[in-house]
Context: one part of a larger RNA
RNA sequence: GGAUGAACGCUAGCGGCAGGCAUAACACAUGCAAGUCGAGGGGCAGCGGGGAGCAGCAAUGCUCUGCCGGCGACCGGCGAAAGGGUGAGUAACGCGUGAGCGACAUGCCCGUAUCUGGGGGAAAGGCGCUGGAAACGGCGUGUAAUACCGCAUAACAUUUCGCGUCGCAUGGCGUGGAAUUGAAAGCUUGGGCGGAUACGGAUUGGCUCGCGUCCGAUUAGGCAGACGGCGGGGUAACGGCCCACCGUGCCGACGAUCGGUAGGGGUUCUGAGAGGGAGGUCCCCCACAUUGGAACUGAGACACGGUCCAGACUCCUACGGGAGGCAGCAGUGAGGAAUAUUGGACAAUGGCCGGAAGGCUGAUCCAGCCAUGCCGCGUGAGGGAAUGAGGUCCUAUGGAUUGUAAACCUCUUUUCACGCAGGGCAAUAAGGUCCACGAGGUGGACCGACGAGAGUAUGCGUGGAAUAAGCAUCGGCUAACUCCGUGCCAGCAGCCGCGGUAAUACGGAGGAUGCGAGCGUUGUCC
Numbered sequence: 001g002g003a004u005g006a007a008c009g010c011u012a013g014c015g016g017c018a019g020g021c022a023u024a025a026c027a028c029a030u031g032c033a034a035g036u037c038g039a040g041g042g043g044c045a046g047c048g049g050g051g052a053g054c055a056g057c058a059a060u061g062c063u064c065u066g067c068c069g070g071c072g073a074c075c076g077g078c079g080a081a082a083g084g085g086u087g088a089g090u091a092a093c094g095c096g097u098g099a100g101c102g103a104c105a106u107g108c109c110c111g112u113a114u115c116u117g118g119g120g121g122a123a124a125g126g127c128g129c130u131g132g133a134a135a136c137g138g139c140g141u142g143u144a145a146u147a148c149c150g151c152a153u154a155a156c157a158u159u160u161c162g163c164g165u166c167g168c169a170u171g172g173c174g175u176g177g178a179a180u181u182g183a184a185a186g187c188u189u190g191g192g193c194g195g196a197u198a199c200g201g202a203u204u205g206g207c208u209c210g211c212g213u214c215c216g217a218u219u220a221g222g223c224a225g226a227c228g229g230c231g232g233g234g235u236a237a238c239g240g241c242c243c244a245c246c247g248u249g250c251c252g253a254c255g256a257u258c259g260g261u262a263g264g265g266g267u268u269c270u271g272a273g274a275g276g277g278a279g280g281u282c283c284c285c286c287a288c289a290u291u292g293g294a295a296c297u298g299a300g301a302c303a304c305g306g307u308c309c310a311g312a313c314u315c316c317u318a319c320g321g322g323a324g325g326c327a328g329c330a331g332u333g334a335g336g337a338a339u340a341u342u343g344g345a346c347a348a349u350g351g352c353c354g355g356a357a358g359g360c361u362g363a364u365c366c367a368g369c370c371a372u373g374c375c376g377c378g379u380g381a382g383g384g385a386a387u388g389a390g391g392u393c394c395u396a397u398g399g400a401u402u403g404u405a406a407a408c409c410u411c412u413u414u415u416c417a418c419g420c421a422g423g424g425c426a427a428u429a430a431g432g433u434c435c436a437c438g439a440g441g442u443g444g445a446c447c448g449a450c451g452a453g454a455g456u457a458u459g460c461g462u463g464g465a466a467u468a469a470g471c472a473u474c475g476g477c478u479a480a481c482u483c484c485g486u487g488c489c490a491g492c493a494g495c496c497g498c499g500g501u502a503a504u505a506c507g508g509a510g511g512a513u514g515c516g517a518g519c520g521u522u523g524u525c526c
Base pairs, nucleotide, nucleotide: 001526002525003524004523006522007521008520009519010518013377014376015375016374017373018372019370020369021335026333027332028331030330031329032328035078036077037076040075041074043071044070047069048068049067050065051064052063053062054061055060085288086287087286094213095212096211097210098209099208100207101206104205105204109201110200111199112198113197114196115195116194117151119149120148126141127140128139129138130137131136156182157180158179159178160177161176162175163174164173165172166171186193187192214260215259216258221251222250223249226248227247228246229245231243232242233241263285264284265283266282267278268277269276270275290311291310292309293308294307313324314323315322316321341367343366344365345364349363350361351360352359353358380411381410382409383408390402391401392400393399394398416463417462418461419460420459421458425453431447432446433445434444435443436442437441470515471514472513473512474511475496476495477494481510482509483508484507485506491498492497
């Protein structure tokens, strides 16, 4: 000098864009953050409508009725494994890069082919009884389904017997025969939406390997499933991943093992570069979700807002027993030098569900707070003195400086105040018109509601210099000097060093210098 997720002191007009718990992965009150589908189902708790009955002149009220719109709870499907957070752990195939899988999986999506036949038994909700303070149950009865289970058939799969072909060793691919086992689901507004099997694609993942990836040798030996084999189990799949048996190997000064520290990368800061430092915001990967362990469901988890067990902690309790997990968004306490609102909206982008309408979405988009940073603008512009108020200083009848600075004259209106207008973000949906293919219908073009932000940005008009300057420094390094006070005191200080009676170094004043809505100090890196 540059840089910063900064903090502190003094000061502060506006806007744009960004950023904002670095410390206690400390504890958390409250609200919200994952639902959706009635075009899978039985139904009808609540709401609206219809019908019937009763009361009333009527309005209206009550009762009955699932008849309709819809729909709490329930069965069922999909989602909840994404998105969002954090950096504790991890020195590791964790990450980066380049390869491999002849050792693998892949819901939703796309393509191709074929099928969607015929049956059965339950159970939730409901109803009845009942336990418990609660959380939550228990017994009986009866019921639907795209829930569950047999049967038939089929590709395919497994085993076996052949044939052909290829290679990367175990083998891969194609094809023929036999045996065994194993599929499906319906709904509909009649347009469609689905279901099953196989093959292929796409996407996403799993596994393996080469190379790279911090410090310490005042850590030198380490390892017993340890290293390999055979056989098995397990897995989607290879493998000591696990197990029985057999062998004795395997790693290490090219640094094993042990200890410490640390999420990795894209990037970013500095530097002419080489290099050195950092890994916050954004993107990719990983790991974690109160601590430890475990599996279940599922295409996918060993699962942040699921389950079970154990521990610590907090809360409720009728003392028998229960409930909870903000490293989601806000917010609270604590810690700390220090880091924001218990805001608005699904209008846009995207996600989940749905045929759609739509619902949900603290993802997201916006707004609020903070000079935390970067950038831009302003705090006015032009003229104005043969002498110049006041202050300060001097070699003091006099001069110098503040200083064209002010006053005063002329002008402008960025900004400000008030008033008026005010877009784009909106693409489209239902529906309509046209065109293409066409049996329906599908696709394309055009028209056609919905705006949180917000009456914001912006534009126009009116008014008036009006609303707006500080901070640090002035001995040398280093741009900028005098007076007064003090007297090794009070104090300053980055280094050298100032101060003991004329201090350009302390404190004040005048003046000057630097930067400027900031300026200085401190911490850290180059």